[in-house]
Guanidine-I riboswitch aptamer from Neobacillus cucumis, 102 nucleotides, folded computationally. The model forms 100% of the base pairs in the Rfam consensus. Its mean pLDDT, the model's own confidence on a scale to 100, is 83. Taxonomically the source falls in Neobacillus (Bacteria, Bacillota, Caryophanales, Bacillaceae). The sequence is in RNAcentral, with records from Rfam.

RNA sequence: AACAAAGCUGUCUAGGGUUCCGUUUAAAUAUUUUUUAAAGUCUGGUCCAAGAGAGAGCGUACAGUUAACCUGUAUACACGGAAGGAUAAAAGCCUGGGAGAU
Numbered sequence: 001a002a003c004a005a006a007g008c009u010g011u012c013u014a015g016g017g018u019u020c021c022g023u024u025u026a027a028a029u030a031u032u033u034u035u036u037a038a039a040g041u042c043u044g045g046u047c048c049a050a051g052a053g054a055g056a057g058c059g060u061a062c063a064g065u066u067a068a069c070c071u072g073u074a075u076a077c078a079c080g081g082a083a084g085g086a087u088a089a090a091a092g093c094c095u096g097g098g099a100g101a102u
Base pairs, nucleotide, nucleotide: 007058008057009056011054012053015048016047020045021044022042023039024038025037026036027035028034059075060074061073062072063071064070077097079100083095084094085093
């Protein structure tokens, strides 16, 4: 800047790995600390995170006298590879309500 209406945003969870913190191990130093390296087959914190997970907010549709405000109702259903991509790295992240299946 543009854009939506099986819409958008945000908080969280299943889950995820290892940039950072922490933890553990080894070596050196120091004198009980500090530095370096390694480990995510280290519980964790920061971090990422669901179309088909949870709860909200906004929006949208219809109606109430309906031009506006306000209020109410609705916002359904949803099995799913492999391969690839990003980030430090990975994942129910993205490709993707995809390829397929019914």